[in-house]
RNA sequence: GGGCCAAUAGCUCAGUUGGUUAGAGCCACCGGCUCAUAACCGGUAGGUCCUAGGUUCAAGUCCUAGUUGGCCCA
Numbered sequence: 001g002g003g004c005c006a007a008u009a010g011c012u013c014a015g016u017u018g019g020u021u022a023g024a025g026c027c028a029c030c031g032g033c034u035c036a037u038a039a040c041c042g043g044u045a046g047g048u049c050c051u052a053g054g055u056u057c058a059a060g061u062c063c064u065a066g067u068u069g070g071c072c073c074a
Base pairs, nucleotide, nucleotide: 001073002072003071004070005069006068007067010026011025012024013023019057028044029043030042031041032040050066051065052064053063054062
C1' cells in the first nucleotide's frame, strides 16, 4: 500500500427480503420465599444501534466516506 470481517444495554450476543414497540442471557436495583444467606420466583432500570452524510413514505438493516479492532497478501 491492497483485500476481507466486525462495531447494537455495564458484559456476551440475536435481530429473517427494509415495515408491528429494538430484544435475550448475565450483571445492577426492588420485592417474594428463608431464622438468615445462596439458589429459585416476580418486577424495574439501562440504547442517539461506532461517527458523518445519502437513498427511501419508512434505515439497526441499503449506499458512500471516516474511526477503532481483528485476519490475510505485498